[in-house]
c-di-GMP-I riboswitch aptamer, 80 nucleotides, folded computationally. The coordinates come from a structure-prediction model, not an experiment, and the mean pLDDT is 76. Its Rfam family is "c-di-GMP-I riboswitch aptamer". Rfam links the family to the GO term cyclic-di-GMP binding.
RNA sequence: AGUUGCGAAAGGCAAAGCCGAAGUGAUUCGGUGACGCAAAGCUAAAGGGUCUAUAUAUUAUUAGAUAGCCAGUUGCCGAA
Numbered sequence: 001a002g003u004u005g006c007g008a009a010a011g012g013c014a015a016a017g018c019c020g021a022a023g024u025g026a027u028u029c030g031g032u033g034a035c036g037c038a039a040a041g042c043u044a045a046a047g048g049g050u051c052u053a054u055a056u057a058u059u060a061u062u063a064g065a066u067a068g069c070c071a072g073u074u075g076c077c078g079a080a
Base pairs, nucleotide, nucleotide: 005077012037013036017032018031019030020029021028022027035068041073042072043071047070048069049066050065051064052063053062055061056060
């Protein structure tokens, strides 16, 4: 210095299920639990996708949810 993360160490996150709470719902929060993750950090007012609700109405509008779908952005360690 920071790579098509490929060697090590430290530390981090936490799927499903179960329990409690919020919500019409998607889903979220807390606990438990680890399937996995090198951004599984952050951003839903850049954008696409998916999902939910409502009314019109029949596939779009509106309001939401999801970044652990893609994406944007910042960043730890760091062999050869």